[in-house]
RNA sequence: AUCCCAUUCGCGGGAGAAGCUUGGCAACAAGUACCGAAGGAGCAACCGCCUCGGAAACUCUCAGGUAAAGUGGACCGCGAAUUGGUU
Numbered sequence: 001a002u003c004c005c006a007u008u009c010g011c012g013g014g015a016g017a018a019g020c021u022u023g024g025c026a027a028c029a030a031g032u033a034c035c036g037a038a039g040g041a042g043c044a045a046c047c048g049c050c051u052c053g054g055a056a057a058c059u060c061u062c063a064g065g066u067a068a069a070g071u072g073g074a075c076c077g078c079g080a081a082u083u084g085g086u087u
Base pairs, nucleotide, nucleotide: 001087003085004084006082007081008080009079010078011077012076013075018032020031021030022029023028033066034065035064039062040060041059042058046054047053048052
């Protein structure tokens, strides 16, 4: 220098579900219903160095969320840095 993986940072994109009920001027609190794409937990195809370990966008809904805006947001694209590996 080259390509690949991982992590972090920057930029762009980024869904679902009651503007419900009661109390309250409001903030908010409680209740019922609902959603899955932070995090968490469970099952499992499959993978590996196979008594073991890893493992989904599936399942649960503890946490979180349910007008718009804002915030958050799995994941995707581009760029940069770093670690490891390939030639």
Annotation
A computed fold for an 87-nucleotide RNA from Robiginitomaculum sp., annotated as Glycine riboswitch aptamer. The model forms 86% of the base pairs in the Rfam consensus. Its mean pLDDT, the model's own confidence on a scale to 100, is 78. The sequence was found by an Rfam model in a public genome assembly. The source organism's lineage runs through Bacteria, Pseudomonadati, Pseudomonadota, Robiginitomaculaceae and Robiginitomaculum.